[in-house]
RNA sequence: UGGUUAUAAAGAAGAGUGGAGAGAUCGGGCUCAGCGAAGCUCUGGCAACCAUCGGCGAAAAAGUUGAAACGGUGCCAAUACCCGGCCGGAAACGGAAUUAUAAUUU
Numbered sequence: 001u002g003g004u005u006a007u008a009a010a011g012a013a014g015a016g017u018g019g020a021g022a023g024a025u026c027g028g029g030c031u032c033a034g035c036g037a038a039g040c041u042c043u044g045g046c047a048a049c050c051a052u053c054g055g056c057g058a059a060a061a062a063g064u065u066g067a068a069a070c071g072g073u074g075c076c077a078a079u080a081c082c083c084g085g086c087c088g089g090a091a092a093c094g095g096a097a098u099u100a101u102a103a104u105u106u
Base pairs, nucleotide, nucleotide: 002105003104004103005102006101007100008099013043014042015041016040017039021032022031023030026084027083028082029081044076045075046074049072050071052067053066054065055064056063080098086095087094088093
């Protein structure tokens, strides 16, 4: 880098630096932004995927359920900001795809 599985309408701040954009990609909107964007650093926080500790599972395993939040990530505007773009549908809407995160595999 690619593959597989799970999740994505909940939740969560301040400062320093920086100096113009950001909100994944394409198009259209909309919102935030010199009362300071992105990025980086520090502190704080949210959450519970892995790891940890129990229960159930004849034993073990797959799995399921609970606890804690020290460890490994991750995250802390707006439904993944909204709509379209692919499929079904008159539409509403639904599905897929894509993206992000975790685990695993290559």
This is a predicted structure of a 106-nucleotide RNA (SAM riboswitch aptamer (S box leader)) from a Prolixibacteraceae bacterium.
Its mean pLDDT, the model's own confidence on a scale to 100, is 85.
NCBI's taxonomy places the organism under Bacteria, Pseudomonadati, Bacteroidia, Marinilabiliales, Prolixibacteraceae.
The model forms 90% of the base pairs in the Rfam consensus.
The sequence was found by an Rfam model in a public genome assembly.